Bacterial RNase P class A from Acidocella sp. MX-AZ02, 384 nucleotides, folded computationally. RNAcentral records the identical sequence in 2 taxa. It matches the Rfam family "Bacterial RNase P class A". Rfam's curators write: Ribonuclease P (RNase P) is a ubiquitous endoribonuclease, found in archaea, bacteria and eukarya as well as chloroplasts and mitochondria. The sequence is in RNAcentral, with records from ENA and Rfam. NCBI's taxonomy places the organism under Bacteria, Pseudomonadati, Pseudomonadota, Alphaproteobacteria, Acidocella.

RNA sequence: CCAGACGGCCGGACGGCCGCUGGCGGGCAACCGCCAGAGGAAAGUCCGGGCUCCACGGAAAGACGGUGCCGGCUAACGGCCGGCGGGGGUGACCCCAGGGACAGUGCCACAGAAAGCAAACCGCCACGGCUUGCCGUGGUAAGGGUGAAAGGGUGCGGUAAGAGCGCACCGCCUUUGCGGUAACGCAAAGGGCAGGGAAAACCCCACCGGGAGCAAAACCGAAUAGGGGCGGCCGGCGUCCUGCCUUGGCAGGGGCGCGAAGCAUUUCCGGCUUGCCGCCCGGGUUGGUUGCUUGAGGCGGGUGGCAACACCCGUCCCAGAGGAAUGGCCGUCCAGCGCGCUUUGGCGCGUGGACAGAACCCGGCUUACAGGCCGUCUGGAUCU
Numbered sequence: 001c002c003a004g005a006c007g008g009c010c011g012g013a014c015g016g017c018c019g020c021u022g023g024c025g026g027g028c029a030a031c032c033g034c035c036a037g038a039g040g041a042a043a044g045u046c047c048g049g050g051c052u053c054c055a056c057g058g059a060a061a062g063a064c065g066g067u068g069c070c071g072g073c074u075a076a077c078g079g080c081c082g083g084c085g086g087g088g089g090u091g092a093c094c095c096c097a098g099g100g101a102c103a104g105u106g107c108c109a110c111a112g113a114a115a116g117c118a119a120a121c122c123g124c125c126a127c128g129g130c131u132u133g134c135c136g137u138g139g140u141a142a143g144g145g146u147g148a149a150a151g152g153g154u155g156c157g158g159u160a161a162g163a164g165c166g167c168a169c170c171g172c173c174u175u176u177g178c179g180g181u182a183a184c185g186c187a188a189a190g191g192g193c194a195g196g197g198a199a200a201a202c203c204c205c206a207c208c209g210g211g212a213g214c215a216a217a218a219c220c221g222a223a224u225a226g227g228g229g230c231g232g233c234c235g236g237c238g239u240c241c242u243g244c245c246u247u248g249g250c251a252g253g254g255g256c257g258c259g260a261a262g263c264a265u266u267u268c269c270g271g272c273u274u275g276c277c278g279c280c281c282g283g284g285u286u287g288g289u290u291g292c293u294u295g296a297g298g299c300g301g302g303u304g305g306c307a308a309c310a311c312c313c314g315u316c317c318c319a320g321a322g323g324a325a326u327g328g329c330c331g332u333c334c335a336g337c338g339c340g341c342u343u344u345g346g347c348g349c350g351u352g353g354a355c356a357g358a359a360c361c362c363g364g365c366u367u368a369c370a371g372g373c374c375g376u377c378u379g380g381a382u383c384u
Base pairs, nucleotide, nucleotide: 001380002379003378004377005376006375007374008373009372010371012333013332014331015330016329017328018327020037021036022035023034024033025032026031039355043366044365046364047363048362049361050360051213052212053211054210064209065208066207067206068205069083070082071081072080073079084098085096086095087094088093099204100203104202105201107197108196121144122143123140124139125138126137127136128135129134130133152170153169154168155167156166157165171193172191173190174189175188176187177186178185179184217290218289219288220287227281228280229279230278231277232276233275234253236258237257238256239255240254241252242251243250244249245248260274261273262272263271297316298315299314300313301312302311303310304309334353336351337350338349339348340347341346
């Protein structure tokens, strides 16, 4: 210098003017002053908790859902850290739903002779036959062919041809020993090699899980209308109903019809309303308050630990809105980009900063992100 791997950080700066939200102070008030005011993801709402309400006598089991190598961390997790095993890369490093297939059931498409129990299409070999290059019978599984997968691999021996048939090495299985907390690893001995795959098919095993969510939930509570109770005043006629009793009367703002009064709009038709006043009670709506931000908190330092993380000390208070503030304009500059000039150092002009945006809070995961910076490491090239 080129190409890369991993981890972390920033994500415009300064000033002026005009606004917005919250808090504090001043002012009779209008208003004024000071302070604070989005993110690394505030996002998706995918996991895990706190908190609230609902349900439930407790526990366990079943059903359903989730998780699944080992150890650790954590309030908890499907998260994180460190390992193990497998796979990829020359390497730094990256990826993996990674328990159980002798408990049982089901599946393995197409191709192929044959797909789980063994099987023989071509080929090879032996014997027999004849029309002398074919047929039949038998042996074989080394070679070819099919497939994601064909009952270990390579080599030597062996054989009619072959074959773990025999042997050596590698792989596999079993047992033992050693190392490791464990997953697992290493070694030795024995066994000619079985017990195919797949559980992101059912299933089995172990562990976890009640439901809904701040529009949760709690409190205060008008005006008007409507509901109920008590008291006072006023109230025609007929009829029906209900209750009571002395059986023909009483009580009931109970129903219906007529009448009367009132309302809209001057009249008619038609429609609607039928008590008024005072006091009290209870429910709901608008509205207001709480929940609402001090918390598994931030920053700095130390100790323990490989790390995740834990503990200790010091210090700080850091948005709380509710149709929902956190904005707009101007100036100077800084990256970056484009054009022109150039003595290759630069200069001038123009342009110009992503994704996005709190809404109860916290721990994670995932996804989006213009441009830039830092650290550690790997491979390669060149020079000294």